[in-house]
RNA sequence: CCACCGACGCGGGGGUGCUCGUCCGGCUGCGGGCGGGCUGAGAGGAUACCCCUUGAACCUGAUCCGGGUAAUACCGGCGGAGGGAGCGUCUGAUGAGCAGUC
Numbered sequence: 001c002c003a004c005c006g007a008c009g010c011g012g013g014g015g016u017g018c019u020c021g022u023c024c025g026g027c028u029g030c031g032g033g034c035g036g037g038c039u040g041a042g043a044g045g046a047u048a049c050c051c052c053u054u055g056a057a058c059c060u061g062a063u064c065c066g067g068g069u070a071a072u073a074c075c076g077g078c079g080g081a082g083g084g085a086g087c088g089u090c091u092g093a094u095g096a097g098c099a100g101u102c
Stems, first nucleotide, its partner, number of pairs: 001097001002095002005092001006090005011052004017038009058083003064077004
């Protein structure tokens, strides 16, 4: 000097489902409020949680396919598919890295 990890600063992206009870509205279907249960980092759109190109945070495919469940991307496939939001500082840690000196 470079590379990677980390930290800090400022900024940005994203998701918020399923189910039960109760109340209200509603012609049925349904919608909303409150409370409980399931999975998860996050399920009250909270300022929290996760992610930011070394990008599976998240979206499309998808009213998808297989398994499982009370039910749901709940698990796996799809996925070496396509998209997707970043810059700076720091020896703080690391190195069969490069150059120079002794």